Model confidence (mean pLDDT): 87 of 100. c-di-GMP-I riboswitch aptamer from a Gammaproteobacteria bacterium, 88 nucleotides, folded computationally. The source organism's lineage runs through Bacteria, Pseudomonadati, Pseudomonadota and Gammaproteobacteria.

[in-house]
RNA sequence: CGCUGCUCAGAGCAAAGUCACCGAAAGGCGACGACGCAGAGCCACGGGACUUCCGCACAGCCAGUGCGAUGUCCGCCGAGCCGCCAGC
Numbered sequence: 001c002g003c004u005g006c007u008c009a010g011a012g013c014a015a016a017g018u019c020a021c022c023g024a025a026a027g028g029c030g031a032c033g034a035c036g037c038a039g040a041g042c043c044a045c046g047g048g049a050c051u052u053c054c055g056c057a058c059a060g061c062c063a064g065u066g067c068g069a070u071g072u073c074c075g076c077c078g079a080g081c082c083g084c085c086a087g088c
Stems, first nucleotide, its partner, number of pairs: 002088004012037002017032003021028002035075001041081002045078003048073003054068005
């Protein structure tokens, strides 16, 4: 340096759920909590998924329906960046 994660060490993260807060929502954040994770570290670049305050169309009194990310998710997959330990 490359490949791999069978083994070792020391650490790390934290699903669902509950509570508080932020947000129109998706979702985020903090605490508790551990289902799991060898990149469950970073990054919305490609695909994918979710949402619709707002915009447009329909309707038009209200209610509502459809379409559209600029919003969200990296603990869905891939690309990119950085990194621990061990084995070969």